[in-house]
About this RNA:
Small-subunit ribosomal RNA, 5' domain from an uncultured bacterium, 528 nucleotides, folded computationally.

Context: one part of a larger RNA
């Protein structure tokens, strides 16, 4: 000097920050990924309408829940259990890769078909859901036609030299989906769709180096180490498989064992160096254990899905649900660590053409002196100095300008008032211009309009009251700054080391006094 700190006294106020280090122990409840009617059938309550006398039926319109189908649920967010590994770090390779949405730049976008949920009817279950029939839609699904500079093979050619680029050729194979404005119906626009090249951006693999202890761990190993050949993958590889070959690591520590998530970086230090990896911000790993894949552009998927195990809950006993290491909140454990708050106003994410929905991420609020800063508990004037304590040789000293008193001021406070940034070039919406076009929507530009604040009775300013609401912890024998009395009598009891206490204790305990720091002080753990 430092902490993610605890524990003891004490505690007036705002600012930044931080707040399960222990059981990767169970968890009750609520939120934490939804969205598109401008992909599609449709459609409960309600509203219009029209037939009947009426019950009622039928038809339009708007719209909720569900479904189908698309993007998104691999991001965000939350842990450190596991991992001594290319797992992080740095540098570098991929002539061995992949890549939705983005931006660009080429070419399409023809014609057809058959289900299936929703609905309807039924059936079996407590339930969870599951089965029959019947019938329906699409940017959902399957075929055919086209098709390149895609793709796979092939024989040539030219550079190269692992299998690789480049040219051409020839064979084979691969596509779609539509909706939504406008319209002078010719057709034009926007949003989409399908094949191809490039680009971004995010990934996957290989590789040199570097990364804790033990040798009281000396030998390891048989898909083992190489070939060759297939398979497999987005791609190189013993990544798998078959046959050959007997090799491959190791004291420069392999093998085995014990710890650990790594890194920007905090902390210490004059620095070399040594501790450490809480918040932030990168990578990785993991979601109740362990295993497995499916879908996809991406997962072997926390809040998907199957098995198997422990566990907890429901049960008609035949079955079935369920995973807070998300926010909050309980329960245990523990020296110890917050609120079941508030809101999308803002910033950033999902989806939509928008308008908008979601959004415990984020932004705020709350609670802990847990840390750091900052401000404040009052300024002045004021006795050869009350009182009171406390020492004394009883002369007096000392608390102590300290109070008192008189004066000022008003930060904090308590009441009233005014009253900002954080809200923008916004989305939409209306003019006007331009490019393009027979004309209109649309498009781009640019000008006018334009709503919205959770914090928040905020911060900040101004009046009014009144010194008022606000001081303590630790020490005083040396190291160490700060010394007297009483009590105690090797009892009591102090202590970080050396050491105090057995009758004048500067060291216990207690009062004066006196040092230190001050909303804190002081131990006690840990580092250096």
């Nucleotide at each position: 000097a430092a902490c993610g700190a605890a524990c003891g006294c004490u505690g007036g106020c705002g600012g930044c920050g931080c707040g399960u280090c222990u059981u990767a122990a169970g968890c009750a409840u609520g939120c934490a990924a939804g969205u598109c009617g401008a992909g599609c059938g449709g459609c409960a309550a309600g509203g219009g309408g029209g037939a009947g006398c009426a019950a009622u039926c039928c038809c339009c319109c708007c719209u909720a829940g569900a479904g189908c189908g698309g993007c998104g649920g691999a991001c965000u967010g939350g842990u450190g259990a596991g991992u001594a590994a290319c797992g992080c770090g740095u540098g570098g390779g991929u002539g061995a890769c992949c890549u939705g949405c983005c931006c660009u730049c080429c070419g399409g976008c023809c014609g057809g078909g058959g289900a299936u949920a929703g609905c309807c009817g039924u059936u079996a279950g407590a339930a969870a859901u599951a089965g029959c029939g019947g019938g329906u839609a699409a940017u959902a699904c399957c075929g055919g036609a086209u098709a390149c500079g895609c793709u796979u093979g092939g024989a040539c050619u030219g550079c190269a030299a692992u299998g690789g680029c480049g040219g051409g050729c020839c064979a084979a194979g691969g596509a779609a989906a539509g909706g939504g404005g406008c319209u002078a119906c010719g057709g034009c626009c926007c949003c989409g769709c399908c094949g191809g090249g490039g680009g971004a951006u995010g990934g996957g693999c290989c590789c040199g180096c570097g990364u804790c202890c033990c040798a009281u761990u000396a030998g390891c190993u048989c898909g083992u180490u190489g070939g060759u050949g297939u398979g497999g993958u987005a791609a190189a590889g013993g990544c798998g498989c078959a046959c050959c070959a007997a090799g491959g690591c190791g004291a420069a520590g392999a093998u085995g064992g014990g710890u650990a998530g790594c890194c920007g970086g905090c902390c210490u230090g004059a620095g070399a160096g040594g501790g450490c990896g809480a918040a932030c911000g990168g990578c990785c790993a993991c979601a109740c254990u362990g295993g497995g894949a499916c879908u996809g552009a991406g997962a072997u998927a926390c809040g998907g899905c199957c098995c198997a195990g422990a566990c907890u809950c429901c049960u008609a006993c035949g079955g079935g649900a369920g995973g807070c290491a998300g926010c909050a909140g309980c329960u245990a454990a523990g020296a110890a660590u917050a609120u079941u708050c508030c809101g999308c106003a803002a910033u950033g994410g999902a989806c939509g053409a928008a308008a908008g929905u979601c959004u415990g991420a984020c932004g705020g609020a709350g609670c802990g002196a847990c840390g750091c800063c900052g401000c404040g508990u009052g300024g002045g004037u004021g006795a050869c100095g009350a009182a009171g304590g406390c020492c004394g040789a009883a002369a007096g000293g000392u608390u102590g300008u300290a109070a008192a008193a008189c004066u000022c001021u008003u930060u904090u406070g308590c009441g009233g008032g005014c009253g900002a940034a954080g809200a923008a070039u916004a989305a939409g919406c209306a003019g006007c211009g331009g490019a393009g076009g027979g004309a209109a929507u649309g498009c781009c530009g640019u000008u006018g309009u334009g709503a919205u604040g959770a914090c928040g009775c905020c911060g900040g300013c101004c009046c009014g009251c009144g010194a008022a609401u606000a001081a303590g912890c630790c020490c005083c024998g040396g190291c160490u700054a700060a010394u007297u009395a009483c009590g105690u009598g090797c009892c009591a009891g102090c202590a970080g080391c050396c050491g105090c206490g057995g009758u004048a204790a500067c060291a216990c305990g207690u009062a004066a006094g006196g040092g230190g720091c001050g909303a804190g002080c002081g131990u006690u753990g840990u580092u250096c």
The RNAcentral record of the full RNA draws on ENA.